Source information:
Predicted 3D model of a 364-nucleotide RNA (Bacterial RNase P class A) from a soil metagenome. The prediction has a mean pLDDT of 75. Rfam family: Bacterial RNase P class A. Rfam's curators write: Ribonuclease P (RNase P) is a ubiquitous endoribonuclease, found in archaea, bacteria and eukarya as well as chloroplasts and mitochondria. The family's RNA type in Rfam is ribozyme.
[in-house]
Parts: sequence; structure tokens; C1' cells
RNA sequence: GAGUCGGCUGGACGAUCGCGAGGCCUGGUCUUUGGGCCACGGCAUCGAGGAAAGUCCGAGCUCCUCAGCGCAGGGUAGCGGGUAACGCCCGUCCGUCGCGAGACGAGGACCAGUGCCACAGAGACGUAGCCCCGGCCGGGCCCAGCUCGAACCGGGAUGUGAAACGCGGCAAACUCUGCUCGGAGCAAGGCCAAAUAGGAGGACGCGGUCCGGGCGCACGGGCAACCGUGCGUUCGGGCGGAAGAGGUUGCGCUGCCCAGUCCUCGGGUCGGCCGCAUGAGCCGUCGGGCAACCGGCGGCCUGAGAUGGAUGAUCGUCGCCGCAACGUGAGUUGCGGUACAGAACUCGGCUUACAGGCCGGCUC
Repeated sequence: GAGUCGGCUGGACGAUCGCGAGGCCUGGUCUUUGGGCCACGGCAUCGAGGAAAGUCCGAGCUCCUCAGCGCAGGGUAGCGGGUAACGCCCGUCCGUCGCGAGACGAGGACCAGUGCCACAGAGACGUAGCCCCGGCCGGGCCCAGCUCGAACCGGGAUGUGAAACGCGGCAAACUCUGCUCGGAGCAAGGCCAAAUAGGAGGACGCGGUCCGGGCGCACGGGCAACCGUGCGUUCGGGCGGAAGAGGUUGCGCUGCCCAGUCCUCGGGUCGGCCGCAUGAGCCGUCGGGCAACCGGCGGCCUGAGAUGGAUGAUCGUCGCCGCAACGUGAGUUGCGGUACAGAACUCGGCUUACAGGCCGGCUC
């Protein structure tokens, strides 16, 4: 100098104005005096990430199904180890690439069955067919010979090709084998619980009062017509009431039913609370292990928790990087830049994005 592998970091301080959370105080309000609720009130505190992302794997947790099992279907794959688990991680063998440090691997099985094998080649897995040689047999001729030939038998392979008359290759072909997987997801799910309507059960309820008219009876008065008072019944009206003078046989009573009123119960909705912030947690140290990782001991809480969804904006100073100018130089000044991105039940991974900076191992 060029590479390769791994790890860390992801601006700092201040001011002003805002947003969310729980705490304390103040004020208001309700109260069964325990407390609850409200505030656009005050105070201080806390308030995103290494990937919070993609939602690709694996779990916790919850509900559904729950008598057990199988088939189907999905996933996975050298060997060994780690882990709650994994398709993750570590070690190692083999293969390919690289001078190397290293990188990558879709590395179980083709003697279970099926299928496929470009181009070339007669033929691509069939003891087929083609070709060559010999035999046998037959035909022809100038017949001890030469020549031609279907079938059959035996033997053989020039050339092509990765593979050829042979038990080759391919499972990033179906398939087989081992292991593994029930489904849906915090809008899971649990609890509290209005108003109105609807559901179930029960109780009550066929009545009161005032005024006026008709009829009847009784009593009193009058010679009598009649008058007065009271009671009963009936008709009309008013008030009031939860109560239609409702239905059920021609009528009445009883019973039943509907409407009505009241009470109780249960389900759902609006709304609220929980789930929900202490966890397979982090730090230090010692021990085991090549490592991933595991164990012992000690310490710490590492302070987000929204639900139309807070975590922001502006300004100043300083860092860092680049460029330009000035300067012998240290440096100074000016301009520009300072990423990717943002929680939503929680973890373990993987993948992807990322301005700039720092550290370490190794190779040529």
C1' cells in the first nucleotide's frame, strides 16, 4: 500500500415554547369520612433504537378444540455440541472459489418404485433395436469355390458424448427415510358495568271521590198532589288514579289470559379497568468449556407506556467531516454537510437500511 474478519459508537451543552406519563401540592366537587373524580392550575422528575423496521423463523402468554390415534399437509437435513426453542449460534469433516487471511455450500437416500438426461450420436439405460464378424440355413453362378440373404445362435465396438450394448448421472424431479409442527392471535383474553329497547320470573290490579238526572225502598211531614232526608241501583260529566269498566258461554260468579304498574334476575351494547412494564433481565467477579454457552457469589432496577396514538420545534455555543481562501508553520476565517430511521403484549434470532468516527486479529 492492497485486502480480509470481528467488535464498539450513532453528537454534546444551554435557553424558550409545546406534548405524554405517573408523583406531590393547590383549588373544586361527590362521599358510606376510607377515599373517589375533575382542572385549560403549580412544582420537580422521567420520556425510542441499533436496528424500535421487514413481520421471515423460534418461544412465553391467552383463547378455541379438548377420548385417544392415524392419514393428508407444512418445515427441516454431513457429524457433534449450545439453547426454553429455532430454519439461530459454536466447533469440526467434506466440496467449490481465492496466492492467502478467508468466503460460500439447496452436503440423508438413486440396490424401493416412477420419471428425466440438452447438443452430438444408429442408439441414452430396454439385458431392445442398428452396425461389424462368425456359425447355421437358403438362393444364384462359370458349383472342392465365389457371391447374396430374412429369421435364429455366438462374438464384437470405429465414431459421438459427461455417461454407450453397462446395474452411469439427476432427489434445486416425484418419492423414500429420520426429526419436527393442532389452530388463531394482545383488536389474544379477563373483570366491572349505564341509559333506552328487548328477554325471564314474581307480585299487584277489576276500584275511589264530587256534581246533576231517572227509578226503587225506608223514615219523617202533609187530607192529598207532593216535599225533605238517608240507602241502593243506573245514566251523564268533572277530578283523581298504576288500573282498559279489555277478552273468555246468552248472563252472573270463580278461574284463566292480554294490556298496565311495580320489584327482582340474567345477557349484550356505550364506557371504564386489568392484561402492561421484574425480565429465558443487566453489571462485576470467580470457575468450567477450543467455542457457542453454562454454573457460583455479589450488586443494580437500568425510571417510555400512548390507544386518532406523547417522546417535538426554534435559536445559540461547541464537536466531527468536506471544500475554498490566507499563513513558512502551528493554525485562522468563510461556506456546506452531520445518516438510517422511529416503540404499541414481551422476549431469542435472522434479514434489510445507515452520514461519519473509533478499536482489534490476520493475510498478501